The part of an RNA shown here (small-subunit ribosomal RNA, central domain) has 350 nucleotides and comes from Ercella succinigenes.
Its Rfam family is "Bacterial small subunit ribosomal RNA". Rfam links the family to the GO terms structural constituent of ribosome and ribosome.

Context: one part of a larger RNA
Formats: sequence, structure tokens, C1' cells
RNA sequence: CUGGGUGUAAAGGGCGUGUAGGCGGGUCUGUAAGUCAGAUGUGAAAUCUCCGGGCUUAACUCGGAAGGGUCAUCUGAAACUACGGAUCUUGAGUACUGGAGAGGAUAGUGGAAUUCCUAGUGUAGCGGUAAAAUGCGUAGAUAUUAGGAGGAACACCAGUGGCGAAGGCGGCUAUCUGGACAGUAACUGACGCUGAGGCGCGAAAGCGUGGGGAGCAAACAGGAUUAGAUACCCUGGUAGUCCACGCCGUAAACGAUGAAUACUAGGUGUAGGGGGUAUCGACUCCCUCUGUGCCGCAGCUAACGCAAUAAGUAUUCCACCUGGGGAGUACGACCGCAAGGUUGAAACUC
Repeated sequence: CUGGGUGUAAAGGGCGUGUAGGCGGGUCUGUAAGUCAGAUGUGAAAUCUCCGGGCUUAACUCGGAAGGGUCAUCUGAAACUACGGAUCUUGAGUACUGGAGAGGAUAGUGGAAUUCCUAGUGUAGCGGUAAAAUGCGUAGAUAUUAGGAGGAACACCAGUGGCGAAGGCGGCUAUCUGGACAGUAACUGACGCUGAGGCGCGAAAGCGUGGGGAGCAAACAGGAUUAGAUACCCUGGUAGUCCACGCCGUAAACGAUGAAUACUAGGUGUAGGGGGUAUCGACUCCCUCUGUGCCGCAGCUAACGCAAUAAGUAUUCCACCUGGGGAGUACGACCGCAAGGUUGAAACUC
């Protein structure tokens, strides 16, 4: 390479958008590049295979035949693929109607709580722990009442509930804005799927500049514990956590499960729509589409388990794997302010 694989054994890219490329719905018609058939030419000899001959046999050797091709030219076929033309509506999209949502951005605003400040009441403790101590407090703390300041987060509702491509998103209001869903079937008429590169988004931590700083809290300090305790526990506490702008580009970025399409028993919850039955009406019951869970048959699986949200049955495209360590290291290249990231070996060893 072939083959076989990728939930947990090695292996799905963090996610999207989309270029090249690959693949692609129904009907009619043409062309004949692929495809198929025939003919002609050629595919040196030796070798290989088969048949026969010669050395006593064999090896060896001689003769004949067959075989060997992404081959060339010509003639023909037209099912499939391709290409050209015409047409269709079910794939895809548009339009209209309707409701759902922590989807995103910006601005404003609310209450509870913590901390601090001021004032009142009040007096000797408070705090903390397994127990303590450090710490705070007669310069009046803790507790309590009133007022004020400031920052961050939004109890209950809250739900294997919702939305988003993923990361993620939760007080309330307004403005701007993306997507999905249901219904109608008016319009376009295959406009589709995937997607190497590219481009964009991307938790937390970290970095740069400028703000902000209540609580929490790496580092650090002290008190304990201990043989020691550079920890776990306690008292403090700075970066940081927050905002704006710009970087970083990684995570157990997980469903450890790439995307798309079709098909394949059922049962039962739940969220958003639609239809029918019933009814004065609301319930109820039935059907259906989309999402999200649980159970379960066939089938699959090494087993665990998966099972219409497949890990089943198939097709298309992309990514990735090929014994452990060395090593996600070295070197080189690219990116980054840096931290580092991406790409990514070998010797050696078992």
C1' cells in the first nucleotide's frame, strides 16, 4: 500500500462558513468521452505455462502453441455515468400567516445580601475550630436601629424545561438584531450534500493599555496540625475575578459518538405548534410535525451497552488511527508582546 477500524482498547477536527475537489432527484431527446462488442495492427528474443523432440534420465537445450495491454486505428451498440437541449416538483429555497424561547448587542433600571462610612442604643466580649491560637474589641467591637457609599451576582419561578453551530446563555424594561418551528401550497425549478486549504467564532486561566475593586481569592504572611507540613483547617491578604479596547486559541472544548440523506416493532413522559372528535364553552380522547428524556424488539457489539436523537441497514463527502516508552519532546517552519500554540520526527529501549 491493501485490508481493517475510530462511545470505553490507537483513532471524530472545539464549532461554523465556504473555495477547489468528490458525490448528487423524476421524465423525454440528442452526442458518444467513459463503458461494451467486433475487426485490423502491434505487444522483440530469451524467460514463464502447455504440447512434442534431442543428449541413457534430469538439469540443460531445440521446435510449436498459448498467454501477456489503462495500447493504437476503424466499425458498431446506447442501458448506465458524462456532456448538450427540453420539461417536472417530491430535494432545496422564497413568500404569507401564527405562536414559543436565559439566542446575540447596546442603553436604562430594581430588590435582597455582603463590606465600608456616619449617627443612636448598649457593654465585654466577638470571631473561629475537632480543640485552639493568630485576628478584632474599653480609642467602645460583636449585637441592634436609622441614614449613606460602592462593587459584584441575580434567591423563589427552575423543570434529564427552553435557546444557540459550538464555546455558552438566567432579575426587569426598551431599542436594534440572528436562527429555528408550525400552517398555507402562491412563487423559483435541482438552485443540493460534503468540504482539503482559506476565513470567522471559540470556557477558564494568562498578556497589553486605561478604568474599577464589595465579596471571593493563586502568590505571600501569621496561627494551628504534624516526626516534618513549603499542605489539608483557621485569621489576614495581593494579582486576578468586573468594564472598555486589543491579543492569546487552548480544555475530560465530552454524548469521550464528524456532517448529510433514506429505511427499520412498540410503550411512556415532557416542551413548542397544527388538525379532528366531543361540547354552549373549557376539559377529555385521537391523529400529526419539530425538539428533548426514559424503557424496550429485531439487528449490532469483545463485553458494557446502543437501539427512529443507533453504536441497526445502506449511500456520499471530510477528518483521524496502525505496539508501549522516548514524545506531543527535538529540529525546522509559521503564528504570538510574552506565556506559549500549530505542524511534528529519530536514535535508543521493551